[in-house]
RNA sequence: GCCGGAAUAGCUCAACGGUAGAGCACGCGGUUGAAGCCCGCGAGGUUCUUGGAUCGAUACCAAGUUCCGGCG
Repeated sequence: GCCGGAAUAGCUCAACGGUAGAGCACGCGGUUGAAGCCCGCGAGGUUCUUGGAUCGAUACCAAGUUCCGGCG
């Protein structure tokens, strides 16, 4: 230098173009003599950035940033 992949909650990851979810972690409650386990509830998001196409984008197109892999 070229090609490909990844970026979404604190962490690990989902989400055929139509209101962004799960597990863990965290908070509250139940349970317990008190904890842990378990059960219930809750909070938590500028979906990497900027544009474009679309009635509508996490998902499509373009450029950029960071990380990973391959080729030279």